Annotation
This is a predicted structure of an 83-nucleotide RNA (ZMP/ZTP riboswitch aptamer (pfl RNA motif)) from a Solirubrobacteraceae bacterium. Lineage of the source: Bacteria > Bacillati > Actinomycetota > Solirubrobacterales > Solirubrobacteraceae. Model confidence (mean pLDDT): 76 of 100. It matches the Rfam family "ZMP/ZTP riboswitch aptamer (pfl RNA motif)". The family has 185 seed sequences and 3,295 matches in Rfam 15.1. It was read from a public genome assembly, where an Rfam model found it.
RNA sequence: CAGAGCUGCCGCGACUGGCGCCUGAGGUGGGAUCGACCACCGGGAAGCGGCGAGCGAUACCGCCGCGCGCCUGGGCAUUUUCA
Numbered sequence: 001c002a003g004a005g006c007u008g009c010c011g012c013g014a015c016u017g018g019c020g021c022c023u024g025a026g027g028u029g030g031g032a033u034c035g036a037c038c039a040c041c042g043g044g045a046a047g048c049g050g051c052g053a054g055c056g057a058u059a060c061c062g063c064c065g066c067g068c069g070c071c072u073g074g075g076c077a078u079u080u081u082c083a
Base pairs, nucleotide, nucleotide: 005055006054007053008051009050010049011048012047015044016043017071018070019069020068021067026041027040028039029038030037062076063075064074
C1' cells in the first nucleotide's frame, strides 16, 4: 500500500406458489390436482451497482417469500467446464 468481510445511505431488484393445522399470519377474479399457475392490490425480500467513513481476517463451510407442518417451482451467491 492492497485486502475477503462487517456497518450507513441511495438506486435497481429476481422470487413472492399448493394443501392442512391454526389464525388479525394475505385479498379479489380466473384456472388447475397430469396441478402447485395468471392478473391486480397489499406486505416481504436475498442479491447487484454506486457513494462515504470506520473496523481489518472477526471471512467461508450458503442466502431469499409463509406462524408451523408436508410439498412444488424458482432466484441469487460461490466453484468448475463448455460455447